[in-house]
Molecule: RNase P RNA; transfer RNA
Organism: Halocynthiibacter sp.
RNA sequence: GCGGAUGGCCGGAUGGUCGCGGGAUCGCAAGAUCGCGAGGAAAGUCCGGACUCCGGAAAGUAACGGUGCCGGGUAACGCCCGGGCGGGGAAACCCGACGGAAAGCGCCACAGAGAACAGACCGCCGCGCAGGUCGCGGCAAGGGUGAAACGGUGGGGUAAGAGCCCACCGCGCCCCUGGCAACAGGGGCGGCACGGCAAGCCCCACCGGGAGCAAUGCCAAAUAGGACCCCCGCGCGGGCCGGUCGGCGUCAGCCGAUACCGCCGCUAGGCUCGCCUUGGCCGAGAGGGAUCGGGUUGGCAGCUUGAGCCGCGCAGCAAUGCGCGGCCUAGAGGAAUGGUCAUCGAAGGGGGCAACCCCGGAACAGAAUCCGGCUUACAGGCCCUCCGCGCGC
RNA sequence: GGCGCGGUAGCUCAGUUGGUUAGAGCGCUCGACUCAUAAUCGAGAGGUCGGGAGUUCAAGUCUCCCCCACGCCACCA
Numbered sequence: 001g002c003g004g005a006u007g008g009c010c011g012g013a014u015g016g017u018c019g020c021g022g023g024a025u026c027g028c029a030a031g032a033u034c035g036c037g038a039g040g041a042a043a044g045u046c047c048g049g050a051c052u053c054c055g056g057a058a059a060g061u062a063a064c065g066g067u068g069c070c071g072g073g074u075a076a077c078g079c080c081c082g083g084g085c086g087g088g089g090a091a092a093c094c095c096g097a098c099g100g101a102a103a104g105c106g107c108c109a110c111a112g113a114g115a116a117c118a119g120a121c122c123g124c125c126g127c128g129c130a131g132g133u134c135g136c137g138g139c140a141a142g143g144g145u146g147a148a149a150c151g152g153u154g155g156g157g158u159a160a161g162a163g164c165c166c167a168c169c170g171c172g173c174c175c176c177u178g179g180c181a182a183c184a185g186g187g188g189c190g191g192c193a194c195g196g197c198a199a200g201c202c203c204c205a206c207c208g209g210g211a212g213c214a215a216u217g218c219c220a221a222a223u224a225g226g227a228c229c230c231c232c233g234c235g236c237g238g239g240c241c242g243g244u245c246g247g248c249g250u251c252a253g254c255c256g257a258u259a260c261c262g263c264c265g266c267u268a269g270g271c272u273c274g275c276c277u278u279g280g281c282c283g284a285g286a287g288g289g290a291u292c293g294g295g296u297u298g299g300c301a302g303c304u305u306g307a308g309c310c311g312c313g314c315a316g317c318a319a320u321g322c323g324c325g326g327c328c329u330a331g332a333g334g335a336a337u338g339g340u341c342a343u344c345g346a347a348g349g350g351g352g353c354a355a356c357c358c359c360g361g362a363a364c365a366g367a368a369u370c371c372g373g374c375u376u377a378c379a380g381g382c383c384c385u386c387c388g389c390g391c392g393c
Numbered sequence: 394g395g396c397g398c399g400g401u402a403g404c405u406c407a408g409u410u411g412g413u414u415a416g417a418g419c420g421c422u423c424g425a426c427u428c429a430u431a432a433u434c435g436a437g438a439g440g441u442c443g444g445g446a447g448u449u450c451a452a453g454u455c456u457c458c459c460c461c462a463c464g465c466c467a468c469c470a
Base pairs, nucleotide, nucleotide: 001389002388003387004386005385007383008382009381010380012344013343014342015341016340017339018338020037021036023034024033025032026031039364043375044374046373047372048371049370050369051212052211053210054209064208065207066206067205068204069083070082071081072080073079084098085096086095087094088093099203100202104201105200106197107196108195121143122142123139124138125137126136127135128134129132151169152168153167154166155165156164170192171190172189173188174187175186176185177184178183216301217300218299219298226292227291229289230288231287232265233264235263236262237261238260243258244257245256246255247254248253266269271285272284273283274282275280294469295468296467308327309326310325311324312323313322314321315320348359349358350357351356394466395465396464397463399461400460403419404418405417406416412450421437422436423435424434425433443459444458445457446456447455
């Protein structure tokens, strides 16, 4: 100097002026002054939480959903860090939904002889005589098909062959060593029994009650303070789980009842009061629930001090944790965060041998209860570290 | 702001436990019938299965990411 790999940061700047949304102070008020005001993704809403309500009584993890090598971090996670194994690269480094296919079920189209306790089309070998486009038997090494053909390579062996035998590799089991572990290394045994798919069902381990700030609480205004239905059951059926009770169990779970939903039935339902014929297809009320109708489109809280940000030190390989000091940094609610002027300006385009001159004028996007992540979009620029090649010393 | 559902031919929709050429009706084009039109009959064209990755031998179907449409959710009594 060129090419590449990583991690991090910035992503128009400064000032004036006119506006907009909050806050503080002053003021009876009008208003005045001061200070603050988008992002790394505010996005997608894909995960995990905080918070609030509902259900429930506190345990359970059956149903359903999710996660999935090992260890650590964290409030938690499907995130992050470190390690292992596999794959890619010459390397720096990158990628991996990476438990179980010897618990069971299912699938493997077409082609092919045969597709999972397999099988013989071509072929190879032997025998027979009728000498062929033949018959019988042996084989699975070679060819062919396919995504995949029931261990691979080499040697021995054989009529031809074959784990039939041997060596090495692979695979499985056992033992030893190292490691917290995933796993790695070594030794012995086994002649091979075990194809693929779990982003098919499933098994194993672990996790999860449901809804979401339009949650939820308070105040005010307005209206027809409305209408109608339900509240029973030792009945039948359904179903996707929770709770309660009982029973069985091979301890995985299963069965029955109730609770839930739908239907059916008549005795017409739970609570209180009344009527009255010891009873009832009676009446009224309160409460809860479903549907329809009516009214409003106001205010306050939730709402931003928080798993917060910055700096330093310590522990740790790191993620991260702990300690000390400092700081307050949007809080709107059909929703502010903008316009303009001046100076400066990256990329890009044009001219010039060059110095330089002219044009140009900034990517993706934009808070909505708040955090931790992931993913996706992003013009251009800067910095740290590392790898390879070339040249010079 | 939050939540849910969907995207297959020009239109409306099927597509079973992944499988061999993705179908149906209407519409369109051509031909027949008719003096001509409609109806009818016959034949045909028309598909990046919203887009991109992945799993698999194989994806409309399974998984992930993105895009686009649609619907629901306020308070009072």